c-di-AMP riboswitch aptamer (ydaO/yuaA leader) from Frankia sp. AiPa1, 149 nucleotides, folded computationally.
The coordinates come from a structure-prediction model, not an experiment, and the mean pLDDT is 77.
Its Rfam family is "c-di-AMP riboswitch aptamer (ydaO/yuaA leader)". About the family: This family represents a conserved RNA structure found upstream of the ydaO and yuaA genes in Bacillus subtilis and related genes in other bacteria.
The sequence was found by an Rfam model in a public genome assembly.

RNA sequence: ACCCGGUAGGAGCCAAACUUGUGGCAGGAGCGGGGGACCCAAUUUCGGACGCCGAACCCAGGCGUCCUAGGGGUGAAGCCACCACUGGUGGCCGGGCAUUCCCAGCCCGAAUCCGACAGCUCACCUCGCAGGCGUGGGGAAGGACACCU
Numbered sequence: 001a002c003c004c005g006g007u008a009g010g011a012g013c014c015a016a017a018c019u020u021g022u023g024g025c026a027g028g029a030g031c032g033g034g035g036g037a038c039c040c041a042a043u044u045u046c047g048g049a050c051g052c053c054g055a056a057c058c059c060a061g062g063c064g065u066c067c068u069a070g071g072g073g074u075g076a077a078g079c080c081a082c083c084a085c086u087g088g089u090g091g092c093c094g095g096g097c098a099u100u101c102c103c104a105g106c107c108c109g110a111a112u113c114c115g116a117c118a119g120c121u122c123a124c125c126u127c128g129c130a131g132g133c134g135u136g137g138g139g140a141a142g143g144a145c146a147c148c149u
Stems, first nucleotide, its partner, number of pairs: 012133003019028002030129006040119001047067007070117001071114004078092006093109005099141005
């Protein structure tokens, strides 16, 4: 000097997930999600198990509990094809990397919830404010701050 790994700090990054307040909650402010009319759209009303009610039995039906293949929600986290198939490859597409755009480069495409059920949706009702990281090359446009006069 170069390469690999670890620890600490941090200018910041992903995300709605910040701020204020308190001894702690609650609350305030702000940022997000879901449910929910007319109009518009749609024309599907489809599953499983158990228990109770239901004239004695059965059936239709109703109520309650549980399950997840149908369906739906949060999220960028999807679609298609192929394969040696509980994974992989490729294409299209979606998302991130300090205001925006272009180029270049590097990454991500998970997880989870509801429980047969929900379109949009004023009023209205209701819920969340976690967690995980530690980048920076070039050009253009624009904004803000500091210092000096």